About this RNA
Transfer RNA from a Lachnospiraceae bacterium, 73 nucleotides, folded computationally. Rfam family: tRNA. Rfam classes the family as a transfer RNA. From the family's description: Transfer RNA (tRNA) molecules are approximately 80 nucleotides in length. Its family is annotated with triplet codon-amino acid adaptor activity in the Gene Ontology. Its mean pLDDT, the model's own confidence on a scale to 100, is 82.
RNA sequence: GCUUCCGUGGCACAGUAGGUAGCGCGCAUCCUUGGUAAGGAUGAGGUCGGCGGUUCAAGUCCGCUCGGAAGCU
Numbered sequence: 001g002c003u004u005c006c007g008u009g010g011c012a013c014a015g016u017a018g019g020u021a022g023c024g025c026g027c028a029u030c031c032u033u034g035g036u037a038a039g040g041a042u043g044a045g046g047u048c049g050g051c052g053g054u055u056c057a058a059g060u061c062c063g064c065u066c067g068g069a070a071g072c073u
Stems, first nucleotide, its partner, number of pairs: 001072007010025002013022001019056001027043005049065005
């Protein structure tokens, strides 16, 4: 320098023929207990690395860019 892949709540991830973002763990409150743990119920929390474009509508398509990984030269 070139190519490919990855970048989504605190953490690990899902979401590809574009349609108003989801699971597990964790966290908060409550129930249960003599008290913990376990279990149960409810809830908060992300705008999807950044910018721009296409579209009625983009995490999801296109361009540029930043970070990470792998390969090639």